The RNA shown here (small-subunit ribosomal RNA) has 1541 nucleotides and comes from a Gammaproteobacteria bacterium. Rfam family: Bacterial small subunit ribosomal RNA. Its family is annotated with structural constituent of ribosome and ribosome in the Gene Ontology. The organism belongs to Gammaproteobacteria, within Bacteria.
[in-house]
């Protein structure tokens, strides 16, 4: 310290990150509109659409100081007449004589002022200049304004027409017209000279009344001036190239017309130019412009209001007037369209204001006034002004104000929530004390007014006391707005608040009500019964006389990137070269002074932004001065750089010379080796093919093999991240022709260079024409497997191609998905092909040039690139801007076609996409375990029955569990009870719980009735505490809050529980990585059963899991010794631990001890450990058990139990009875028993463990074939008892049978349980005596005291369905090679288009609706062109038919004109033709969406046949097959090449 003060993000692709992207959001604005609601002013703005049609009033008139004149008004005078005494006053009629003045001649303005924006992409506008020009009125100067003459409206008369307007004839004036004179610096001429002009009016003085004089105001003529207009030219001014060519008056030139003025502005004639990729012409849209909205800015969008300019004025054309016009409110025509009419003709233009109608989602009053300010005529008063100033109307907007203040806790009432306690609207209301803005009534009351007008006075100019001008004084006189603004008074909280929103962007939360319905919704998204997302409410937030929505524009969007993007994989380098315009360009001078820079001047209208002042009470508004306008033009300076010109170099490029390597091309020839075919020999029965298999060839001799011939094609080793090419590509040998490269060494030219829009050439397969050739090989095809089907994969043939030799095509994953070309930037390490050095060879070092790996720095979303860069720069080019619709459609060029090439759009999503993470999957890979396979051994699946399910039936067959992980599950026991069903009868404060009232002791017994629940009589009985009121408890009765509920949601939960799994895993702290998601650790390398250990190591540590501690079980030891035991001691018996007695032993509980790879030896580099021994009862986790990580599965339980909602409440509740949960064509699991001789049957005859028991187990002993029954010892249990263990052993019998196997079913006939065995119980004894002779596909369990077998217990429980489970002992084995496959599972790894995670994702045909779209026979309109016809009004030229006052002639007539006529130009019209363009159409092609539509399974894992490009073919569809690519392929091997050792 005037005029710089600024720049914000978020949502939404994913499990989950980062990036790319696109959607949507928040901010300002607005000539708005709608929706709900609405006190007041100021200050602005108000038809954005139909430039669509208008009824009515108005918007442009003035001048009598030009002029005849008088039509109507007032006045005068005369004259008459009445009345009067008269003045006078009244009536007729007469006078333009005065104010004045309709018409009407003339003048000046109607070209402003107001509108509107439709043409118009350049005749416009905006800037900056220019020369060849015109101008009234208006200022200055300079000269004039003499003298004359014929007209003709008005009006008068005839007359025509309905009107509109005319005609005829006669009269008149003028600042109307028209000679004449007379003119300068006018105009024409080179000069000489020619030619051209005027008008008065009004005041005022003098006058003799003719006429001077003068002032002004008008009149010419000239010059110049202001402002005005016309013209000319620099920039600049939208879109599209699916518009690329345009142009004949077209470019220019003479000559001639023309205009106010230059000019093809017109004409004749000559040249043939002139514009265009810096985009001509066409097309389509538009008035520009100061500025206005945004925006930090740059920009981007618009161009109401206001101010500059243009343009049009019902459509189209044309001139006239005039200084200006081709003229909004003037003529002429033609057109549409309205109106009048007497039908014969006329009138007419609101895109002025005001209204109307219409369109439209929209946009005001048929006000007031000229009082201001402006404009028109006038000398002036004045008059006229829908310009303007008011005033109406409308929240369009911006600005200002109020709708009340203080105080007030019983935190009122009432709402709403509530854990029920209370919270919260809310100090908010009430009440109490106040104020009165604004609004209401009521009283004053402005500025905006300068001026005009009369008078006096003075001043100026002059001759002038006239006129004009100026001052000054009195006096009169002008306000639409309006009694407004503004100032006072009374009155009283009195008249005054709403709208939107509360899931996330994005401030703000409850409850009801619904139930994917109603409906919200800017994007994401809510809503299928607990919705802060719908509707409603309380309560909150925002904003506030408004708020909100809709529509629009900028911002955000760095989302068209000048500031300021990009292109390896996300869109995006052209297949590749050459090269033309452009672009860009080496090193050192000199000269200009183009760009550049810098001052100076002129411009950039105002208004506006901006800045300091100032005025309305503030503000918005309105003013003043500034600055600012970054632009443009001219003049000066400067000379780095850049341009241009000159003379220069040589490092860029190139050119000669030497040398080298090469599948560079192009041509002719020659060669072996295989395959096929033919021919001949030899030989027999197959051959050939496949996962297997058949087609096929083969006894008319194939395949094999052995000579010979014959054709085509393609070059094995060499060979290789070798090589060479611009790119496609190129590979046997030998000659010819030929392109390019690289090295070395020197000389030379002197920037000649580099990229390249268009153009031009090359350009794999494949397909295409003509003619050839044809051996393999091979689309179509034809057969033969697969399969559900197989238009495929597989196989047998096989045609077109494939091969040549001319011509097309012009495309590929034409790819390093990486454009050329330079310059700089760290290594290492191989290979290629030169050069130099170490004397040569090997080899070694250095350098050129290629080609490779891997790396620093740096870049990158990330992967990865890294001197061959995707690093840092520079130059030019190509290309991209969400997916999809689509490389489609129309159009153009290209091709013989196929098709290339260029290349939209409606519609339609919110996503699509690229790296990378971590999951899961894979008919991917590597490692490792498990009764997971192999290997054994029993079984299931057949039979009968037992049980559980489904399914079916039922009045009900109560409810749940449904792949593994529902199905001898809940149930560890449904005859009734259970019991949750059913069907019938009851009860309704209730079977239960809490409170209140009344009555009553509780209780007990006896009846009636009734299926019974109940209902109903009768009787006994009278208790406890006690402060003497009553209280505690029980029953009856009653209201009424609530009891009740196995009623619903297990997907609202807790809580328990299965699985995966006793699988070897999940994790976390620091810390280190990585933009992140995440990763290291936890991976490697050994080891284990184990993430168990060990080593290694940017990871060090921990916690949950394993392991271990707990039980048990095998040895031992000590302790103890009863109900257990008895070896020695005694003692008893017909015999027993039976007695004494003993602890020795077995056992019985308690506590130790033992087992730890501790020890050897080997393997392990060393550790860990592992393999062998050794001692030992036991050996490496000794054998069993308990114990279950982070989680998964909306697992499973609301019917165990608790529990939020929900529902019910004389019922879904609670009571009895009964019956059902037990049904029975079947189906399917689970199990028993067998199906026999390793077995049944009889007899004898041994040895267990565990466990129960007093509402009980129950001996001895008697009954009974039997279940049982009677009896009563003992026993609360190491003791009595349930208890006999079986299988085993011993000895008979049975003899391969449907049996002396098997035991269902049935018949009889007991027993026991229990109120009760019918429905529906076990169990006995006699009879009976299915079915089944070892089980099809398939499947399950088991690695030792395991499986097989074999019996015993014991929970529920009255009794049983138990063959079930849960224990227990007996007897007791078979095999594991092993890890290839089947299932599960763990770790590492790799793919992925999955993440609801493969039970995933997801393509095409086809049916169905719906939308937009494309072709289509054609039809309808618009546009513009081109070629003809035709031509109104007008203007030009001709013409002399007709007609005329002015001049000129004496006359005749001249001259000039008008009017017809013709004739060039031309508007509408017409015709024809091709173009564009709208609309529309039978059908007709693809498209996009849609709910769980058919058919299949193309793609994403090696997706099951790797996929994809590009072409041909073929097939219902996705596809499928040939050929060349390509990796944007998975896995295995091998080779190079790096990196560590």
């Nucleotide at each position: 310290g005037a005029a710089g003060u600024g720049g914000a993000g978020a949502g939404u692709u994913u499990g989950a990150u980062c990036a790319u992207g696109g959607c949507u959001c928040a901010g300002a604005u607005u000539g708005a509109a709608c929706g709900c609601u609405g006190g007041c002013g100021g200050c602005a703005c108000g038809c954005c659409u139909a430039a669509c049609a208008c009824a009515u009033g108005c918007a442009a008139g003035u001048c009598g100081a030009g002029c005849g004149g008088c039509a109507g008004c007032g006045g005068g005078a005369u004259u008459a007449g009445u009345a009067g005494c008269a003045a006078u006053a009244c009536u007729a009629a007469u006078u333009g004589c005065c104010g004045g003045c309709g018409a009407g001649c003339g003048g000046c303005g109607g070209a402003c002022g107001g509108g509107u924006g439709a043409g118009u992409a350049a005749u416009a506008c905006g800037u900056a200049a220019g020369a060849a020009u015109c101008u009234g009125c208006c200022c200055u100067c300079a000269a004039g304004c003499g003298g004359g003459g014929g007209a003709u409206a008005a009006c008068u008369a005839a007359u025509g027409g309905a009107a509109a307007c005319g005609u005829u004839a006669g009269c008149u004036a003028a600042u109307a017209c028209c000679g004449c004179a007379u003119a300068a610096u006018c105009u024409c001429g080179g000069a000489a000279g020619a030619g051209a002009a005027a008008a008065g009016g009004u005041g005022c003085c003098c006058g003799u009344a003719a006429g001077g004089g003068u002032g002004u105001c008008a009149c010419u003529u000239g010059a110049g001036g202001a402002g005005g207009a016309g013209c000319u030219u620099u920039c600049g001014u939208c879109u599209g190239a699916u518009u690329a060519g345009c142009u004949a008056g077209u470019u220019g030139g003479u000559g001639g017309g023309g205009u106010a003025a230059a000019a093809g502005c017109c004409u004749a004639c000559c040249a043939a130019g002139g514009c265009g990729a810096u985009g001509a012409u066409c097309a389509g849209u538009a008035a520009c412009u100061g500025g206005u909205c945004u925006g930090a800015g740059a920009g981007g969008a618009c161009g109401a209001c206001c101010a500059g300019u243009c343009a049009c004025a019902c459509u189209g054309g044309g001139a006239c007037u005039g200084a200006g016009a081709c003229a909004c409110g003037g003529c002429c025509c033609a057109g549409a369209c309205u109106c009048c009419u007497a039908c014969g003709g006329g009138a007419g233009g609101c895109a002025g204001c005001a209204g109307u109608g219409g369109g439209g989602a929209a946009u005001a009053u048929u006000g007031g006034a000229c009082a201001a300010u402006g404009g028109g005529g006038g000398a002036a008063a004045c008059c006229c002004u829908g310009a303007u100033c008011c005033a109406g109307c409308g929240a369009u907007g911006c600005c200002g104000c109020g709708u009340g203040a203080g105080u007030g806790a019983a935190g009122a009432a009432g709402g709403c929530c509530u854990u029920c306690g209370g919270g919260u609207c809310g100090u908010a209301a009430a009440g109490c004390u106040c104020u009165u803005u604004a609004g209401g009534u009521u009283g004053g009351g402005a500025a905006g007014a300068a001026g005009g007008g009369u008078g006096u006075a003075g001043g100026u100019u002059g001759a002038a006391u006239a006129c004009g001008c100026c001052u000054a004084c009195a006096c009169u006189u002008u306000g639409a707005c309006g009694g407004u603004a503004c100032c006072g008074a009374c009155a009283g909280a009195a008249u005054a608040a709403g709208c939107a929103c509360c899931g996330g962007c994005a401030a703000a939360c409850u409850c009801u009500g619904u139930g994917c319905c109603a409906g919200c919704a800017g994007c994401c998204g809510c809503g299928g019964u607990a919705a802060u997302a719908c509707a409603g409410a309380g309560g909150g937030u925002g904003c506030g006389a408004g708020c909100g929505u809709u529509a629009a524009u900028c911002g955000g969007a760095u989302u068209u990137a000048c500031u300021g993007g990009g292109c390896g994989u996300a869109a995006a380098g052209g297949g590749c070269a050459c090269g033309u315009a452009g672009g860009c360009g080496g090193u050192a001078g000199a000269a200009u002074g183009u760009g550049u820079g810098u001052g100076a001047u002129g411009u950039g209208a105002a208004a506006g932004c901006c800045c300091c002042g100032g005025g309305c009470u503030c503000a918005a508004c309105c003013u003043g001065g500034g600055a600012a306008g970054u632009g443009c033009a001219u003049c000066g300076c400067a000379a780095a750089c850049u341009a241009u010109u000159u003379a220069a170099c040589u490092a860029g490029a190139g050119u000669a010379g030497a040398u080298g390597a090469g599948a560079g091309g192009g041509u002719g020839g020659c060669g072996g080796a295989a395959u096929u075919u033919c021919c001949g020999g030899u030989g027999u029965a197959g051959c050939g093919g496949u996962g297997a298999a058949a087609u096929g060839c083969g006894u008319a001799g194939a395949g094999a093999u052995c000579g010979g011939a014959a054709g085509g094609a393609a070059c094995g080793u060499c060979a290789a991240u070798g090589g060479c090419g611009a790119a496609g590509g190129c590979a046997g040998c030998c000659a010819c022709c030929u392109g390019g490269c690289a090295u070395c060494a020197u000389a030379c030219u002197g920037a000649c260079g580099c990229u390249g829009a268009g153009g031009u050439g090359c350009g794999a397969a494949a397909g295409c024409g003509u003619g050839g050739g044809g051996a393999g090989c091979g689309a179509a095809c034809a057969g033969g497997a697969u399969u559900a089907g197989a238009u495929a994969c597989c196989c047998u043939g096989g045609u077109a191609g494939u091969c040549c030799a001319c011509g097309c095509c012009g495309u590929a994953a034409a790819c390093g998905a990486u454009g050329a070309a330079g310059a700089c930037u760290a290594g290492a390490u191989g290979u290629u092909g030169g050069u130099a050095g170490g004397g040569g060879a090997a080899c070694c070092u250095a350098u050129c040039a290629g080609u490779a790996u891997c790396g620093a720095a740096g870049c990158u979303a990330a992967c990865g690139c890294g001197a061959u860069a995707a690093g840092u720069c520079u130059u030019c080019c190509g290309c991209c801007u969400g997916g999809g619709a689509a490389g489609u459609a129309c159009g153009g060029c290209c091709g013989c076609a196929a098709g290339g090439u260029u290349g939209a759009a409606a519609c339609u999503c919110a996503a699509a996409u690229g790296a990378a993470u971590u999951g899961a999957c894979g008919g991917g890979g590597g490692c490792c375990c498990g009764c997971a396979c192999a290997a054994g051994c029993g079984g299931u699946g057949g039979a009968g029955c037992a049980u559980g399910u489904g399914g079916u039936u039922u009045a009900a067959u109560u409810c749940g569990a449904u792949g593994c992980a529902a199905c001898g599950c809940g149930a560890a026991g449904a005859a009734c009870c259970u019991u949750a069903c059913c069907u019938a009868c009851c009860c309704u404060u209730g079977a239960c719980a809490u409170c209140c009232u009344g009555c009553g002791a509780a209780u007990c017994c006896c009846g009636a009735u009734g299926a019974g629940a109940g209902u109903u009589g009768g009787g006994a009985g009278u208790g406890c505490c006690g402060a003497a009121a009553g209280g505690a408890g029980c029953g009856c009765a009653g209201a009424g809050a609530c009891a009740g509920g196995u009623g619903c949601u297990g997907c609202a939960u807790g809580g328990c529980u299965g699985u995966c799994g006793u699988c070897a895993g999940c994790u976390c702290g620091u810390g280190u990585u990585g933009u992140g998601a995440g990763a290291u650790g936890u991976u490697g390398g050994g080891u284990u059963a184990a993430g168990u250990c060990c080593c290694g190591u940017a990871a060090c540590g921990a916690g949950c899991g394993c392991a271990a501690c707990c039980c048990u079980u095998g040895c031992c030891c000590u302790u103890a010794g009863u109900u257990g035991c008895c070896a020695g001691c005694a003692a008893g018996u017909a015999a027993u631990g039976u007695u004494g007695g003993g602890g020795a032993c077995u056992c019985u509980a308690a506590g130790g001890g033992g087992a730890c790879u501790g020890c050897c030896g080997g393997u392990g580099a060393g550790g860990a450990a592992c393999c062998g021994g050794a001692g030992g009862a036991a050996g490496g986790c000794g054998g069993g058990g308990a114990c279950g990580a982070c989680g998964u599965c909306a697992a499973g339980u609301c019917a165990u139990c608790a529990u939020g909602g929900c529902c019910u409440u004389u019922a879904u509740g609670g009571g009895u009875a009964g019956g059902g949960c037990u049904a029975c064509a079947c189906a399917c699991g689970u199990g028993c028993u067998a199906c026999a001789a390793u077995g049944g049957g009889a007899c004898g005859u041994a040895c267990a463990g565990a466990g129960g028991g007093u509402c009980g187990c129950c001996a001895a002993c008697c009954c009974g074939c039997g279940a049982g029954g009677g009896g009563g010892a003992g026993c609360u249990a190491a003791u009595c008892u349930c208890a006999g263990a079986a299988a085993g052993c011993g000895u008979c019998u049975c003899g391969u049978a449907g049996u002396c196997c098997g035991g269902a079913u049935u018949g009889g006939a007991g027993u026991c349980u229990g109120c009760a065995a019918c429905u529906c119980g076990a169990c006995u004894c006699c009879a009976u005596g299915a079915a089944g002779u070892c089980g099809g596909a398939a499947u399950c369990g088991c690695u030792a005291g395991u499986a097989a077998u074999c019996g015993c217990g014991a929970a529920u429980c009255a009794g049983c369905a138990c063959u079930g489970u849960c224990g227990c002992g007996g007897u007791g084995a078979a095999u594991a090679c092993g890890u290839u496959c089947c299932c599960g599972g763990g770790c590492c790894u790799u793919g992925u288009a999955c993440a609801c995670a493969c039970c995933g994702c997801c393509c095409g045909u086809c049916a169905c609706g719906u939308c937009a779209u494309g072709g289509g026979a054609g039809u309808g309109g618009a546009u513009g062109g081109u070629a003809c016809c035709a031509g109104a009004a007008g203007u030009g030229c001709g013409u002399a038919g007709u007609c005329u006052a002015a001049c000129c002639g004496c006359a005749a007539g001249g001259g000039a004109g008008a009017c017809g006529c013709c004739u060039a130009c031309c508007a509408c019209g017409g015709u024809a033709u091709g173009a564009u363009u709208c609309a529309u159409g039978a059908c007709u092609g693809g498209g996009a969406c849609g709910a769980a539509g058919u058919c299949g399974u193309a793609a994403c894992a090696a997706g099951g046949u790797a996929g994809c490009c590009g072409u041909a073919g073929g097939g219902g569809a996705a596809c499928c097959u040939g050929u060349g690519g390509c990796u944007g392929g998975a896995u295995c091997a091998c080779c190079u090449c790096c990196u560590u050792a």